[in-house]
C1' cells in the first nucleotide's frame, strides 16, 4: 500500500519551544497572535493487545508493570441512499481514524 474483523454520541490538560494557519478531504460550521496546529516535557483517560481468574462458542470479569491509541465540538455536522408532499426527526452507505490479525 491493499485486505478481514471490531470500534467510533463516554472520557482524559498543564508547563515549555514555535510562530500562522488548523479542524483528512468539498461545503458549512468552528478553533486561532489572549498563541491555535505542531513538537517536547510531564500528568492523564481509556482497555483493542497483553496480564491474572472464570467459563469453555469468537463469551465475562478484574488489573494498568508492557505495545498502541486518545485528551475541542459525536468521525464538528453535511454531502449518497431509505426515510416525507415539502422539511424535520431516524436509520444506513461511502470515506476516514484506532486496534489486532492477513498479503
Nucleotide at each position: 500500500c491493499u485486505u478481514u474483523c471490531a470500534u467510533c454520541c463516554a472520557g482524559a490538560g498543564a508547563g515549555g519551544c514555535u510562530g500562522a494557519g488548523g479542524g483528512a478531504a468539498c461545503g458549512g460550521c468552528c478553533c486561532g497572535a489572549u498563541g491555535a496546529c505542531g513538537c517536547c516535557u510531564c500528568g492523564g483517560c481509556a482497555a483493542c493487545c497483553g496480564g491474572c481468574g472464570g467459563a469453555g462458542a469468537c463469551c465475562c470479569g478484574u488489573u494498568g508493570u508492557g505495545g498502541u491509541g486518545c485528551c475541542a465540538a459525536a468521525u464538528c455536522c453535511g454531502a449518497c441512499c431509505c426515510g416525507a408532499a415539502a422539511a424535520a426527526a431516524g436509520g444506513g452507505a461511502a470515506a476516514g481514524a484506532u486496534g489486532a490479525g492477513a498479503g
SAM riboswitch aptamer (S box leader) from a Chloroflexota bacterium, 103 nucleotides, folded computationally. Its mean pLDDT, the model's own confidence on a scale to 100, is 84. The sequence was found by an Rfam model in a public genome assembly.